Notes:
Predicted 3D model of a 1411-nucleotide RNA (small-subunit ribosomal RNA) from an uncultured organism. The prediction has a mean pLDDT of 82.
[in-house]
RNA sequence: UAGUGGCGAACGGGUGAGUAACGCGUAAUCAACCUGCCCUUCAGAGGGGAAAAAAGGUGGAAAAGAAUGGUAAUACCGGAAAAGAACUGACCUCGGGAUCCAGGAAAAAAGAAAGGGGGGCUCCACAUGGAAACUAAUACUGAAGGAGGGGAAUGGGUCUGAAUAACUAAGUGGAAGGGGAACGGGCCACCCAGGGGAAGAACAAUAACCGGGCUGAAAAGAAGAACGGGCCCCUUGGGAAUGAAAAACGGGCCAAAAUCCUAAGGGAAGGAGCAGGGGGGAAACCUCCGCAAUGGAAGAAAGGCUGAAGGAACAACCCCCCGGGAAGGAAGAAGGGCUUCCGGUUGGAAAGCUCUGGUAAACCGGAAGAAAGGGCUUUCUGGCAAAAAGGAAAAAGAAUGACGGGACCGGAAUAAAAAGCCACGGGUAACUACCUGGCCACAGCCGCGGGAAUACCUAAGGGGGAAGCGGUGGCCGGAAAUAAUGGGCGGAAAGCGCGCGCAAGGGGAACAGGCCAUCUGGCCUAAAAGUUCGGGGCUUAACCCCGGGAAGGGAAGGAAACUGGUGAUCUAAAAUAUCCGAAAAGAAAGUGGAAUUCUUAGUGUAGCGGUGAAAUGCGUAGAUAUUAGGAAGAACACCAGUGGCGAAGGCGACUUUCUGGACGAAAACUGACGUUGAGGCGCGAAAGCCAGGGGAGCGAACGGGAUUAGAUACCCCGGUAGUCCUGGCCGUAAACGAUGGGUACUAGGUGUAGGAGGUAUCGACCCCUUCUGUGCCGGAGUUAACGCAAUAAGUACCCCGCCUGGGGAGUACGACCGCAAGGUUGAAACUCAAAGGAAUUGACGGGGGCCCGCACAAGCGGUGGAGUAUGUGGUUUAAUUCGACGCAACGCGAAGAACCUUACCAGGUCUUGACAUUGAUGGACAGAACUAGAGAUAGUUCCUCUUCUUCGGAAGCCAGAAAACAGGUGGUGCACGGUUGUCGUCAGCUCGUGUCGUGAGAUGUUGGGUUAAGUCCCGCAACGAGCGCAACCCCUAUCUUAUGUUGCCAGCACGUAAAGGUGGGAACUCAUGAGAGACUGCCGCAGACAAUGCGGAGGAAGGCGGGGAUGACGUCAAAUCAUCAUGCCCCUUAUGACCUGGGCUACACACGUACUACAAUGGGAGUUAAUAGACGGAAGCGAGAUCGCGAGAUGGAGCAAACCCGAGAAACACUCUCUCAGUUCGGAUCGUAGGCUGCAACUCGCCUACGUGAAGUCGGAAUCGCUAGUAAUCGCAGGUCAGCAUACUGCGGUGAAUACGUUCCCGGGCCUUGUACACACCGCCCGUCACACCACGAAAGUCGGAAGUGCCCAAAGCCGGUGGGGUAACCUUCGGGAGCCAGCCGUCUAAGGUAAAGUCGAUGAUUGGGG
Repeated sequence: UAGUGGCGAACGGGUGAGUAACGCGUAAUCAACCUGCCCUUCAGAGGGGAAAAAAGGUGGAAAAGAAUGGUAAUACCGGAAAAGAACUGACCUCGGGAUCCAGGAAAAAAGAAAGGGGGGCUCCACAUGGAAACUAAUACUGAAGGAGGGGAAUGGGUCUGAAUAACUAAGUGGAAGGGGAACGGGCCACCCAGGGGAAGAACAAUAACCGGGCUGAAAAGAAGAACGGGCCCCUUGGGAAUGAAAAACGGGCCAAAAUCCUAAGGGAAGGAGCAGGGGGGAAACCUCCGCAAUGGAAGAAAGGCUGAAGGAACAACCCCCCGGGAAGGAAGAAGGGCUUCCGGUUGGAAAGCUCUGGUAAACCGGAAGAAAGGGCUUUCUGGCAAAAAGGAAAAAGAAUGACGGGACCGGAAUAAAAAGCCACGGGUAACUACCUGGCCACAGCCGCGGGAAUACCUAAGGGGGAAGCGGUGGCCGGAAAUAAUGGGCGGAAAGCGCGCGCAAGGGGAACAGGCCAUCUGGCCUAAAAGUUCGGGGCUUAACCCCGGGAAGGGAAGGAAACUGGUGAUCUAAAAUAUCCGAAAAGAAAGUGGAAUUCUUAGUGUAGCGGUGAAAUGCGUAGAUAUUAGGAAGAACACCAGUGGCGAAGGCGACUUUCUGGACGAAAACUGACGUUGAGGCGCGAAAGCCAGGGGAGCGAACGGGAUUAGAUACCCCGGUAGUCCUGGCCGUAAACGAUGGGUACUAGGUGUAGGAGGUAUCGACCCCUUCUGUGCCGGAGUUAACGCAAUAAGUACCCCGCCUGGGGAGUACGACCGCAAGGUUGAAACUCAAAGGAAUUGACGGGGGCCCGCACAAGCGGUGGAGUAUGUGGUUUAAUUCGACGCAACGCGAAGAACCUUACCAGGUCUUGACAUUGAUGGACAGAACUAGAGAUAGUUCCUCUUCUUCGGAAGCCAGAAAACAGGUGGUGCACGGUUGUCGUCAGCUCGUGUCGUGAGAUGUUGGGUUAAGUCCCGCAACGAGCGCAACCCCUAUCUUAUGUUGCCAGCACGUAAAGGUGGGAACUCAUGAGAGACUGCCGCAGACAAUGCGGAGGAAGGCGGGGAUGACGUCAAAUCAUCAUGCCCCUUAUGACCUGGGCUACACACGUACUACAAUGGGAGUUAAUAGACGGAAGCGAGAUCGCGAGAUGGAGCAAACCCGAGAAACACUCUCUCAGUUCGGAUCGUAGGCUGCAACUCGCCUACGUGAAGUCGGAAUCGCUAGUAAUCGCAGGUCAGCAUACUGCGGUGAAUACGUUCCCGGGCCUUGUACACACCGCCCGUCACACCACGAAAGUCGGAAGUGCCCAAAGCCGGUGGGGUAACCUUCGGGAGCCAGCCGUCUAAGGUAAAGUCGAUGAUUGGGG
């Protein structure tokens, strides 16, 4: 090394496919079982026949063989003997519930083995060797016992679906047989008709189970990685052999799939062992070290084997520990970023200075795991006849380490080698700047971004935790949000439409007993690990070690209050018997009157009917109306009542019959007989359906007439099903008290219905008590609030049903029911962040009540039509600068655009600038004249400082390089300040304290009166206060007083043509001051004895005398960046500045606001006079006078104004004329000639004179203003302004009409009500259609999966059968036999085939609804 033989290979290792099962877990059982190796005890051990290997040949590509001769064994086989055991077994004993167990016993049958090695001794042979006995250890055989391991059966437990309700044929049981270690339909033949299931069978889907781990206060939820236990599997399916044990991961056979080798004949393998590779994937390591330790099998042992195991490597995957330095340092450096430009921040940073040197790295040393075992050496004991060996005991020595260059220790040196991540709107610790501009993006949730982003991106800074920090995904928690602990159902989701009742759950009083359950002390179990508590060991911790303890389960024992069960009682629940009354309770039969319609006849004549108004309709063929008769069907007025009855639906004329229920009285009888009730059964409005009747009225559909934009409606005229009856279906309603049933308890008050009792009385009523039903109010309690409140939604118990965000949807599919209509059961995908309840404050309402306003009404005058003026839109333009847009823009900013203004356009120019500050330096600047130019501008000439002063200088002015900067009528009024408009001069808007409410909020502020008024009075859980109202202020109306010029003039006097002109006066007017006066003060009435109102007196004025100023909290992102101021953005030789010219003045048109008119209440001419108020005047008003037709001119008295001037008021009055016309109305337009202002009058001013003489004859729809000195009408003045006013702001003159009243239109105030509105009705919001997208259902079909059933074929194999093949051991009479092997047949059977039915999934033209 090959082979024979033995033992192991069934352990250890890996994985979780299958399995919903005695698989697992827990407890108990086997009197129904097995067990190699190990331990203890007893007993025992002698003969025979073959076949490998080896040998020489042989065939095959290989794998793998076939054959010949021959051989050993602890391999194999037979026989003898049998203590004990086992089988059969008459019989006996104790115990046991038992098939039986334990013990004893006559008899009969069967059945075992194996040696090898070591040591002396004895004998034979002897150079060697052989044999027997002895001895110790080992191996072997039989038996009994043990330990450990296994097998089997049982109770309880172990996920989802009922839209799966029925399953079962070896399936349940019996007795016979076979099989097995063992019980058993585990298997087989026969027999019976069973067995399991609503406490969920069978089926389908999913899943390996547990100790334990995570979360949680617990209950529990979800899950079963690592470690540990049991189970199943080792490519898929089947099947045996061997063995103590397997239906066997690294064994064998067959079939299948896929792979590999081949010489094409045939063969081979199964990493879900350890590493490693490929693929897939978001995703997972080294083809490492050694058996040193622990363990395993074999071996006498040494030693060998061991990808078990021990270790190392890799991965921040987890846990723990440690590090990256410390002290000190202000020139608060530089740099960064912020800024209000002063500064502040990074920064108690860095640098520089002084220290330390842990960790890592390098070096010197260095335990324990390793000696408790085994082997070697030594000693002792013991063993045999003796010795040795082995065995027992003791001591000592040596050897043995993968990790490992390890842990640990030591010395030396260097700040050296070591920081990333998240977030900074809130939650939630932490903020600024730039960029961007609803873009890019962010965002768990809310949300952020539309030109000033703490939310995007970037930067700086700060915050957090830190070798980690964040994200994604999963689970539990918070979540009482499936609620057993521990929720609900009136309206938020939720009470079955109602009853009867099987199963099932709960159940009255007292007694006994202790069976179940309950409680209880001890016992057993609950593996270890883990968790927890107490300790211990690594320098600490993680980690490791020791000890204690628990839920649960079980076997005996104890307790007896409660519950169940059992036994025997009771009467309060409940039921029955007796007596009375009430009722639209039900069913059937009969009867009645009113009304309606139809019909017959009469009377009678032209309409009837109907409506908001009409029409269709009916009627002279006689309607409607009216009288009488008749017919039909349906419904039952009054009584009638939050009255009665019924389980609910529901029930209403009267009588009779039949039937049911409830109440009351008394307390005879039964004795818990009761309650709820899943399934089940029955009843169940209206509509609808089927069959047959009936049909008066009403009346879906339908027809016609109206209304209307339309009117498939509301109104009207007709009218079919139906409504009614009988029989049968349907089974739903807002079937509602949106409130399931039962029992008990818990303040009252007041009605009503049916009874009973008491008191009183002659009797009745009244009154009191009580039972039952039915209402209202209300306390405690309850409720989110609203509300409920003995008829509970209160307090409790019992049972049933139901709910778990909105939509999709009560839909789809399936099943059941139905004639149909449809009903019952009942999802998902997808989608949203809400849907919903109750209450609050507002706003709104073609809701209600009260009240006000030129809001309507009553009046007067206008606008809208014409012409013109002016503003706006539009258009045009080089430009027509900009703003304002319902009221609340449009004769507005603009109280005055020829240039200027001016912001616009064209052209020409300037660039520290037209303007401001600083400014080195220089100096006057200015001014005048001339030249060029359209001018800005440029050039030339002339001229050349002032004030103060302490005489040093200072201040002012001009020019000025460079640099800071100026400038902007550029944008944003949606970044802002300020100012303004408007609701609205409407009467409101709030606060403090208190009170009420969980709260938002309410109260006050509402109520009764009253007012112009939240003005005032009274009342009141409110009491007070503030901003508003009113008053205080100004003007005006009356009076007093003071003063008396520039105003005034009564009396006195002078005086003039006239004149307050003069003296004088201070009376009057007036002016300017100061006061008075008016307050419902007085009277009467009303009212509540109030507030207040009405009337009256007096008064100049009367109830706020008339005007003005004065505008609460707020609304409209109202207006204004072009008054001003201002953040940010933008321009900077231009978006700034200057100049000339143009434009803002355009013109088909539309609108607003005005003026002038259309005429006779007027126009024109003339005359007379008169009467105003307010205002303005010095670069001004400008008189008298003169000239001009006039505008105006000349000229310049007076006046800085109660003095002078503007300045003549006009309408009005009187006279004349015009006589109703496009005019003697109207004045536009145009022509000519003039005047004025101004540098300038062309674009583009105003005025005058003469001439010209449009439209227009009172204005459609519509619309505006005004209530008294107002409207209307008349003129005057002022501001702006050189000039220009039909505009604006003021002033006075003349001077009306009307208001019944609050129904309506508009606006507003208070109270109340509804609300799905809250950017608040200009709100919200529904459905179809159109387009795009998403998921789902149906669909002729098509494709696939898994499972079952019947039949066909049937490998390997076990079992059975078989003969004509083969055959060492045993028997034999030697022929053969027994037995065995191969073959063949049969049953069973995997894979395969086939048939039909079901089921699940995918897909499908088209189609349906949904989002």